[in-house]
RNA sequence: GGUAUGUAGCUCAGUGGUUAGAGCCCUGAUCUUAUAAGUCAGUGGUCGAUGGUUCGAUUCCAUCCAUACCC
Numbered sequence: 001g002g003u004a005u006g007u008a009g010c011u012c013a014g015u016g017g018u019u020a021g022a023g024c025c026c027u028g029a030u031c032u033u034a035u036a037a038g039u040c041a042g043u044g045g046u047c048g049a050u051g052g053u054u055c056g057a058u059u060c061c062a063u064c065c066a067u068a069c070c071c
Stems, first nucleotide, its partner, number of pairs: 001070006009024004017055001026042005048064005
């Protein structure tokens, strides 16, 4: 210098429009003599930061930051 990625505690989805979701984890209930498994419910998010475009941005654009890879 170039490319890619950044969304829940972890792994990830979400191609401009209703309240941002899933699995795992965690908590509670149910079940069991008890534990695990199963079932049901719930907690948890400044969508990396700042600005811009737009009626409207997690999504598009610019800069910066972090990480990985390449030169």